Predicted 3D model of a 92-nucleotide RNA (Glycine riboswitch aptamer) from a Gammaproteobacteria bacterium. The sequence was found by an Rfam model in a public genome assembly. NCBI's taxonomy places the organism under Bacteria, Pseudomonadati, Pseudomonadota, Gammaproteobacteria.

[in-house]
Formats: sequence, structure tokens, C1' cells
RNA sequence: UAAAAACUGGCAGGAGAGAGUUGCCCAAGUGGCAGCCGCCGAAGGCGCAAUUCCGCCCGGAAACGCUCAGGCAAAAGGACUGGCAGUGCUAU
Repeated sequence: UAAAAACUGGCAGGAGAGAGUUGCCCAAGUGGCAGCCGCCGAAGGCGCAAUUCCGCCCGGAAACGCUCAGGCAAAAGGACUGGCAGUGCUAU
């Protein structure tokens, strides 16, 4: 000096699925607690039986599977995407 990955902080975008039901409580609300039924996958977590990827095996990973957690009006949250700023193994 340049700058990929990665990380951090703003900004913009960002899906799915019952404002279900029963009982109790209260300060009486779009409330809290407990139970029951139905459902969703895109925080996190777990698993490679199937699918896909790492050329094959092994092994691993995923936006795949499970639904433990979480969620099912709006808000909030939200993987992920784009861009900005900063840090930055490293390269010259």
C1' cells in the first nucleotide's frame, strides 16, 4: 500500500404455522399459571436413516432430517442476503 476469508457494530430487506381450547388466579388485560389438542422451522441444540455437497470410501457438513428448545394476529425475535464502518491470520 492493497486486500479475500472471518469477526464486531449500525442501515435496508427477511418466511412458515390456532388472537385454538379447558381449569384456576388477579390489579380484569391484547394478563398470568397449569393442562390438552392441532401445527411451523430460519435463533440455538441434536442426527447423518433418506436427499444434496465436500471427486469416491471413511469422515464431515447443509437451507436435509428431528422438533429438545423456540414459535403460530400485530409488535418483538428471526437463519440468511445486500451495503457501510472498524478489526483483521495473510500478501507485496

Its Rfam family is "Glycine riboswitch aptamer". Rfam links the family to the GO term glycine biosynthetic process. Rfam's curators write: This family represents the bacterial glycine riboswitch.